[in-house]
Context: one part of a larger RNA
RNA sequence: GAACGAACGCUGGCGGCAGGCCUAACACAUGCAAGUCGAGCGAGCUCUUCGGAGCUAGCGGCGGACGGGUUAGUAACGCGUGGGAACGUGCCCUUCACUGCGGAAUAGCCACUGGAAACGGUGAGUAAUACCGCAUACGCCCUUCGGGGGAAAGAUUUAUCGGUGAAGGAUCGGCCCGCGUUAGAUUAGAUAGUUGGUGGGGUAACGGCCUACCAAGUCUACGAUCUAUAGCUGGUUUUAGAGGAUGAUCAGCAACACUGGGACUGAGACACGGCCCAGACUCCUACGGGAGGCAGCAGUGGGGAAUCUUGGACAAUGGGCGCAAGCCUGAUCCAGCCAUGCCGCGUGAGUGAUGAAGGCCUUAGGGUCGUAAAGCUCUUUCGCCAGAGAUGAUAAUGACAGUAUCUGGUAAAGAAACCCCGGCUAACUCCGUGCCAGCAGCCGCGGUAAUACGGAGGGGGUUAGCGUUGUUC
Numbered sequence: 001g002a003a004c005g006a007a008c009g010c011u012g013g014c015g016g017c018a019g020g021c022c023u024a025a026c027a028c029a030u031g032c033a034a035g036u037c038g039a040g041c042g043a044g045c046u047c048u049u050c051g052g053a054g055c056u057a058g059c060g061g062c063g064g065a066c067g068g069g070u071u072a073g074u075a076a077c078g079c080g081u082g083g084g085a086a087c088g089u090g091c092c093c094u095u096c097a098c099u100g101c102g103g104a105a106u107a108g109c110c111a112c113u114g115g116a117a118a119c120g121g122u123g124a125g126u127a128a129u130a131c132c133g134c135a136u137a138c139g140c141c142c143u144u145c146g147g148g149g150g151a152a153a154g155a156u157u158u159a160u161c162g163g164u165g166a167a168g169g170a171u172c173g174g175c176c177c178g179c180g181u182u183a184g185a186u187u188a189g190a191u192a193g194u195u196g197g198u199g200g201g202g203u204a205a206c207g208g209c210c211u212a213c214c215a216a217g218u219c220u221a222c223g224a225u226c227u228a229u230a231g232c233u234g235g236u237u238u239u240a241g242a243g244g245a246u247g248a249u250c251a252g253c254a255a256c257a258c259u260g261g262g263a264c265u266g267a268g269a270c271a272c273g274g275c276c277c278a279g280a281c282u283c284c285u286a287c288g289g290g291a292g293g294c295a296g297c298a299g300u301g302g303g304g305a306a307u308c309u310u311g312g313a314c315a316a317u318g319g320g321c322g323c324a325a326g327c328c329u330g331a332u333c334c335a336g337c338c339a340u341g342c343c344g345c346g347u348g349a350g351u352g353a354u355g356a357a358g359g360c361c362u363u364a365g366g367g368u369c370g371u372a373a374a375g376c377u378c379u380u381u382c383g384c385c386a387g388a389g390a391u392g393a394u395a396a397u398g399a400c401a402g403u404a405u406c407u408g409g410u411a412a413a414g415a416a417a418c419c420c421c422g423g424c425u426a427a428c429u430c431c432g433u434g435c436c437a438g439c440a441g442c443c444g445c446g447g448u449a450a451u452a453c454g455g456a457g458g459g460g461g462u463u464a465g466c467g468u469u470g471u472u473c
Base pairs, nucleotide, nucleotide: 001473002472003471004470006469007468008467009466010465013345014344015343016342017341018340019338020337021303026301027300028299030298031297032296035062036061037060040059041058043056044055045054046053047052069256070255071254078181079180080179081178082177083176084175087173088172092169093168094167095166096165097164098163099162100134101133102132103131110123111122112121113120114119140149141148142147154161155160156159182228183227184226189219190218191217194216195215196214197213198212199211200210201209231253232252233251234250235246236245237244238243258279259278260277261276262275281292282291283290284289309335311334312333313332317331318329319328320327321326348378349377350376351375358369359368360367361366382414383410384409385408386407387406388405392400417462418461419460420459421458422443423442424441428457429456430455431454432453438445439444
């Protein structure tokens, strides 16, 4: 000098764009953040112009694996980059073929009943795009090549939306490998499913992934193992560059969801707002037993030098569901707070010498603040008041917002501070103090004329900021 997710002190007019718990992955009151479909199904309720319309719990479908948060763990195929073969892929696209016949249940509802509650139990009976069987299936799967196995679902406004099998695509994902990826040797040996093989199991898939047996290997001073630290990258910052430092916001990937473990469902999870078990903590209880998980958005307590509103809207973009109308969406778009940063603008312009008054200095003549002020003549950015009023939206629909912007009016009117002045380093005198009080980044100032302390006048620098502290280069 540059930079900052900064903080602190003094000060503070406006706007645009960005940013805003770096600390306790500490604990959380309250509200909201994932629903939707009646064009799958029976039932109940409400309204009715008797045509029908609407609402709801339940069964069923799709979605809750996305989106949003955080960085605890992880030194690892986690990430980056470049390759690979033994895989899966709901919704979407293309092509071909099919969509026949039957059956048994069950929730809701009703009856009885247990419990404080959470939540249940028994009986009767009911529907489906829920479940099951039969048929058919070139292609599909298995095969000892003889053969064997395997599907479907209907709905309605009659035009569509669906269902099943197969092949291909697209997308997304799983897996493997080369190279790269912090420090320590005051960590030198580490390893028994360990390394390899065979058989078997398991997986969507290769594989000690798992298992039985066999062999005794495997890694390591080119640093294994251990310990410490750490999410990685695109980037950011500094720099002429190389390099160093860093990984907030935005984007990609990973991991995590009170702590630990586990599986279920599913195309996809070993699942933030799902389930089970254990633990810690909090809450309810009739003491028998139950409920919960903000590292979602706001917000609270706590910690801290320090970091915001318990806001509006689905209008746009996007997502889920739905034929659609539409519903949901703290994603998102906006608004609020904060000089936290960057950028822009303003706090007036011209004229004005008796160089006014006043302050300060003085060699007492004068010098300086200083055209500075006053006065005169103007202007109105921003602000304030009033009127008009968008783009963003498309036939309709605008949270923002009567916002941006435009027009008129108003009066110089409402708007300047901070640090420094010994050298480095731009800027000097007087008074006070007297090694005191104090200053200080380094050198160093102060013991009676201190340009270095404190005040004043003057000056220098930056400017809605200035200075200090911290960190990086």
A computed fold for a 473-nucleotide part of an RNA from Marinovum algicola, annotated as small-subunit ribosomal RNA, 5' domain.
It was read from a public genome assembly.
Its Rfam family is "Bacterial small subunit ribosomal RNA".
The coordinates come from a structure-prediction model, not an experiment, and the mean pLDDT is 87.